[in-house]
RNA sequence: ACCUUAUCUAGAGCGGCGGAGGGACUGGCCCGAUGAAGCCCGGCAACCACUGUACCUUGUACAGACUGGUGCCAAUUCCUACAAGACAGGUGAAAUGUCUUGGAAGAUGAGGA
Numbered sequence: 001a002c003c004u005u006a007u008c009u010a011g012a013g014c015g016g017c018g019g020a021g022g023g024a025c026u027g028g029c030c031c032g033a034u035g036a037a038g039c040c041c042g043g044c045a046a047c048c049a050c051u052g053u054a055c056c057u058u059g060u061a062c063a064g065a066c067u068g069g070u071g072c073c074a075a076u077u078c079c080u081a082c083a084a085g086a087c088a089g090g091u092g093a094a095a096u097g098u099c100u101u102g103g104a105a106g107a108u109g110a111g112g113a
């Protein structure tokens, strides 16, 4: 790098170091010297491990969070990109706008190769 699968509208610091960038990519729109990225500490959560309970059996549901493996800590995955539909728009058609559904892409976990 690839494949399968689950989840993605909740939650998380007025700390230290650091110094200008960041929000994957497109177009937007934002965040940032009242300090970005990164590192440390702290925290959130409950995907895996773990513990308990119930089914009733070797998995499913619910609960827990002391410990381990990850993950995460602006904005719905910040919105969006493709397709379909509805509505608005306009004499008609188109542009354009709003909304809904699905998909793509992405992120994270677990498993596989």
Stems, first nucleotide, its partner, number of pairs: 002112007013041001015040003021031003027079002042073003047069003050064006077105001082102007